A computed fold for a 573-nucleotide part of an RNA from Drechslerella dactyloides, annotated as small-subunit ribosomal RNA, 5' domain. The RNAcentral record of the full RNA draws on SILVA. It matches the Rfam family "Eukaryotic small subunit ribosomal RNA". Gene Ontology terms of the family: ribosome and structural constituent of ribosome. Rfam 15.1 lists 75,755 matches to the family in 2,556 species. The coordinates come from a structure-prediction model, not an experiment, and the mean pLDDT is 81. The organism belongs to Drechslerella, within Eukaryota.
[in-house]
Context: one part of a larger RNA
RNA sequence: UAUGCUUGUCUCAAAGAUUAAGCCAUGCAUGUCUAAGUAUAAGCAACUAUACAGUGAAACUGCGAAUGGCUCAUUAAAUCAGUUAUCGUUUAUUUGAUAGUACCUUACUACUUGGAUAACCGUGGUAAUUCUAGAGCUAAUACAUGCUAAAAAUCCCGACCUCCGGAAGGGAUGUAUUUAUUAGAUAAAAAACCAAUGGCUUCGGCCUCUUUGGUGAUUCAUGAUAACUUAACGAAUCGCAUGGCCUUGCGCCGGCGAUGGUUCAUUCAAAUUUCUGCCCUAUCAACUUUCGAUGGUAGGAUAGUGGCCUACCAUGGUUUCAACGGGUAACGGGGAAUUAGGGUUCUAUUCCGGAGAGGGAGCCUGAGAAACGGCUACCACAUCCAAGGAAGGCAGCAGGCGCGCAAAUUACCCAAUCCCAAUUCGGGGAGGUAGUGACAAUAAAUACUGAUACAGGGCUCUUUCGGGUCUUGUAAUUGGAAUGAGUACAAUUUAAAUCCCUUAACGAGGAACAAUUGGAGGGCAAGUCUGGUGCCAGCAGCCGCGGUAAUUCCAGCUCCAAUAGCGUAUAUU
Numbered sequence: 001u002a003u004g005c006u007u008g009u010c011u012c013a014a015a016g017a018u019u020a021a022g023c024c025a026u027g028c029a030u031g032u033c034u035a036a037g038u039a040u041a042a043g044c045a046a047c048u049a050u051a052c053a054g055u056g057a058a059a060c061u062g063c064g065a066a067u068g069g070c071u072c073a074u075u076a077a078a079u080c081a082g083u084u085a086u087c088g089u090u091u092a093u094u095u096g097a098u099a100g101u102a103c104c105u106u107a108c109u110a111c112u113u114g115g116a117u118a119a120c121c122g123u124g125g126u127a128a129u130u131c132u133a134g135a136g137c138u139a140a141u142a143c144a145u146g147c148u149a150a151a152a153a154u155c156c157c158g159a160c161c162u163c164c165g166g167a168a169g170g171g172a173u174g175u176a177u178u179u180a181u182u183a184g185a186u187a188a189a190a191a192a193c194c195a196a197u198g199g200c201u202u203c204g205g206c207c208u209c210u211u212u213g214g215u216g217a218u219u220c221a222u223g224a225u226a227a228c229u230u231a232a233c234g235a236a237u238c239g240c241a242u243g244g245c246c247u248u249g250c251g252c253c254g255g256c257g258a259u260g261g262u263u264c265a266u267u268c269a270a271a272u273u274u275c276u277g278c279c280c281u282a283u284c285a286a287c288u289u290u291c292g293a294u295g296g297u298a299g300g301a302u303a304g305u306g307g308c309c310u311a312c313c314a315u316g317g318u319u320u321c322a323a324c325g326g327g328u329a330a331c332g333g334g335g336a337a338u339u340a341g342g343g344u345u346c347u348a349u350u351c352c353g354g355a356g357a358g359g360g361a362g363c364c365u366g367a368g369a370a371a372c373g374g375c376u377a378c379c380a381c382a383u384c385c386a387a388g389g390a391a392g393g394c395a396g397c398a399g400g401c402g403c404g405c406a407a408a409u410u411a412c413c414c415a416a417u418c419c420c421a422a423u424u425c426g427g428g429g430a431g432g433u434a435g436u437g438a439c440a441a442u443a444a445a446u447a448c449u450g451a452u453a454c455a456g457g458g459c460u461c462u463u464u465c466g467g468g469u470c471u472u473g474u475a476a477u478u479g480g481a482a483u484g485a486g487u488a489c490a491a492u493u494u495a496a497a498u499c500c501c502u503u504a505a506c507g508a509g510g511a512a513c514a515a516u517u518g519g520a521g522g523g524c525a526a527g528u529c530u531g532g533u534g535c536c537a538g539c540a541g542c543c544g545c546g547g548u549a550a551u552u553c554c555a556g557c558u559c560c561a562a563u564a565g566c567g568u569a570u571a572u573u
C1' cells in the first nucleotide's frame, strides 16, 4: 500500500502518485474605481444648482493577468544542496532623494493647442463564434503637438588699441544618448638655484607656495573638453479647501493632497557564476573535433560575461582517481522508516529549488513570459456545421470515461489566512467550511456495588454437630446507586449551518444498548474434552497432522492472545 471479517464514542486527518504527462461533456477557477483620468446612458434619483455637480450600466484609459494552484514526463555534474562572485548585468513596484538653462527671434495660444475613436444612435452580413462591416456623433492622465523664469561663473571667437598688456561686443554651457580625449594624486628626509605671488620687516632678510571620495583591487564613483542623437525627459493632468495683497486689473501671490516624470540609491527579485558533492553498469575503453571539439584575436548578438554565434589563426580538451556510452519501476534537497554504534531502505506527496502544460517549434505584448485558463504554424487527437466554414487543450476545483490491486462531492463561503486591482467597499475552486473517508494517529464505553444462598481457604473459640472473624469464588434468588450511546426543547458554535463542549425532557436488566478477529502439537500463550470424517475431505509460513480412540481436519463446549480492532498478501528495515 491493497484486501477479508468486524466496528459504539471523542479529537485529528492522508486521499487518482504507482497503471495511462491517457482522453475529456458541463459549470466554475482573474479580474479591478477612489474626494482625486474620461459621463449628455434618450438609466435612476431628485434638489441649494437651466453648463456639469448625487448615484451610475456600458465603454475608453491605467494596473493585474509572469503570482497562485496542479503534476513529476524529461533530466545523472544536468537539476539540487552548502559555499562564492557580479570590478560581468537588468529590475515594474515600494521607500528616500532628485530637474529655474527648452524659443533661436521681433504683430506670436500659454488663463490651456490639434485631430481622431469607443460606448451611444441607426443600416446591415453569416447556419454558426467573446465574428464584425458601412454611415452619424462625443471625451481624456488615450494619441499627438508645444511655450516659460534668476544671478553668477567658465570656455571659445574677438572689433579696437598706448602692445608691460587690456578689451567693447558676440556665441556656447540643463539632464540623458554615442564616441574620443583628460583629471580622478600622494613611500621618507635635507639642501641649493631660477622667477612670480602674498604676509611680516629692525629694510639685512624670514615665512608661504593651495584641491582630490571609495575599494583587497578597476578604464570605479564624480568632474571637464570636442562633437553626436530617426532628439528621451524637463506636468497643456485631477480632487478638497478657499485665503491674502492693493498699484481695483478677467491683476498678483497662495495651502493640503492625487497622478505622472528623469537620474541615483533602496526594496522585491532575476540572470549568469566559483568550489565540493550523486544510484547501477566494463557483456560500454577510448571519447570529442567536417556541421565548435579546446584555446587565442577581432567583430556580431545579448541586460550583460562567455564558442553564445561569425571570420581568421593555433591543435588542442577528457579518460582505469572510470572519461564516453548504456540503464534507472531517477525531478533534487529539507526530510521519513529502521537502527547499540557503524549502517540499510524510502523521499510522486503540504517547505525550498527545478521542469512541463497533448508533442515539438516560433513569437507578440510587457518591468518581467519563449506564457499556454496568450497568439501562429506543423504532428497526433477531437467538437459544431446549412459542407461554404468555425472553434479546441482539466498535470486548476468538482465531475466522467479508460486504466487498473489501487484513491472522495459536478456541495457552501470569501467570515478567517493572505493575494490582486484605480481599491477600507470588488474578486479569488488560492484558501476556509461541510460531505465521503477503519490511510495513519489520540483519548478510552460495552459495566459498578451490596445483601442472601452454596462451595471453599486462612486465623480463632474449641462444646469438633459446629460457631465467630477476614475474605476467595459460584449462583436462571434479590436490592441499590451510576452513567453515556441514542432521541432532543434551547442556547452556544458558525458567513450560514453541522459536529464538539453546555443542557431541560426521555434514555439498562440479560431476550439487551448482546465485540470482534485469529488461534489452542511444537516454534508460540491456550484441551490427551465430546461428536463427525477415515491418507478422503481438509489443515499446515516451517516441522508436520489425517490410513477407525485425530491434542493439528469439520463442528459443539471450554480455553488463550490482541482488542474497536484483528487476519492475509506484498515491499522494506
Base pairs, nucleotide, nucleotide: 001569002568003567004566005565009443011441015436016403022401023400024399026398027397028396031063032062037060038059043055044054061422070356071355072354080277081276082275085272086271089270090269095265096264097263109236113144114143120136123133124132125131153173154172155171156170157169160166161165174233175232176229178227179226180225181224182223183222198207199206200205213220235259237258238257239256240255243253244252245251246249279327280326281325286318287317288316293315294314295313296312297311298310299309300308331353332352333351335346336345337344338343358379359378361376362375363374381392383390384389409434411433412432413431417430418428419427420426448480449479450478452475453474454473455472456471457470458469459468460467461466486506487505488503490502516562517561518560519559520558521543522542527557529556530555531554532553538545539544